[in-house]
Molecule: transfer RNA
Organism: Paenibacillus sp. NAIST15-1
Order: sequence, then structure tokens, then C1' cells
RNA sequence: GGACUCAUAGCUCAGUGGUAGAGCGUUCGGCUCAUAACCGAUUGGUCGUAAGUUCAAGUCUUACUGAGUCCA
Repeated sequence: GGACUCAUAGCUCAGUGGUAGAGCGUUCGGCUCAUAACCGAUUGGUCGUAAGUUCAAGUCUUACUGAGUCCA
């Protein structure tokens, strides 16, 4: 220098253009002599940034940023 993949909750990840979700975690409660485990509830997001397409974009297009893999 070239090609490709990835970026969504504190963490790990889903999400077929039509209300953004799960598990773990946080907090509170139950259970217990107590702790852990278990059970119930709760808390959660400028979907990396900026434009474009569309009635409607996490999803499609473009540029940029960051991370990774491969080629030279």
C1' cells in the first nucleotide's frame, strides 16, 4: 500500500426495513442461625461518528474513526 471481517446495555452476544432484546452483572426483597446457591422484582442504550436512500434504518449505500485477519 491492497483485500476482508467486526463495532448494539457495565461484560458476552442476539436482532429477516416496522415498539431495541437475552444471559451474566448492579440494586432491593424472599429463603437461611448466617453466608453461598436458589427464587421474585428492579436497573439498564445518542445501536462507533457523519451524511445519503426510504413513509419508516441497528439493519441498505457512502465516507471517516477504532480493533482484528490475510496478501504484498